[in-house]
RNA sequence: GGGGCCAUAGGGUAGCGGCUAGCCUAGCAGGCUCCAGACCUGCUGACGCGAGUUCGAGUCUCGCUGGCCCCA
Repeated sequence: GGGGCCAUAGGGUAGCGGCUAGCCUAGCAGGCUCCAGACCUGCUGACGCGAGUUCGAGUCUCGCUGGCCCCA
């Protein structure tokens, strides 16, 4: 220098262009317990950035940024 893949809560992961963005874990509160753990219930917390297409974008397109891999 060229090419490919990826980017969603603190961590891990799902998500036909139309959802209240789901699940696990962590955190917080409550229940249970003599206490704690385990278990049960509830709550908080996320779409890397900028444009474009569209009635509507986490999803499609382009650029940028970052990460991984391949070629040179």